Predicted 3D model of a 73-nucleotide RNA (transfer RNA) from Parcubacteria group bacterium GW2011_GWC2_48_17. It was read from a public genome assembly. NCBI's taxonomy places the organism under Bacteria, Bacteria candidate phyla. It matches the Rfam family "tRNA". About the family: Transfer RNA (tRNA) molecules are approximately 80 nucleotides in length.
[in-house]
RNA sequence: GCCGAUGUAGCUCAGGUAGUAGAGCAACUCCAUGGUAAGGAGUAGGUCGCCAGUGCAAUUCUGGCCAUCGGCU
Numbered sequence: 001g002c003c004g005a006u007g008u009a010g011c012u013c014a015g016g017u018a019g020u021a022g023a024g025c026a027a028c029u030c031c032a033u034g035g036u037a038a039g040g041a042g043u044a045g046g047u048c049g050c051c052a053g054u055g056c057a058a059u060u061c062u063g064g065c066c067a068u069c070g071g072c073u
Base pairs, nucleotide, nucleotide: 001072002071003070004069005068006067007066010025011024012023013022019056027043028042029041030040031039049065050064051063052062053061
C1' cells in the first nucleotide's frame, strides 16, 4: 500500500425484511438474616464509533474517515 471483519449500557454480546434497542454479569434500592454471603423483587444506566447521502422514517442501506483485529505484498 491492498483486501476483509468488527465498533450497540461499566464488561461480554443479541438485535431477521428500516418503523423511537434488549439479555447476562456488574451497580443501586428493597425483601429476607442476629449478621454476611447466596437467594427473591425492582430501579437506573445508550446522541447504537464520527461525518455525510438516500428516504416520510436509518443501529439497520450507501459513501468517506477513525480505532481494533486478521490476511496479502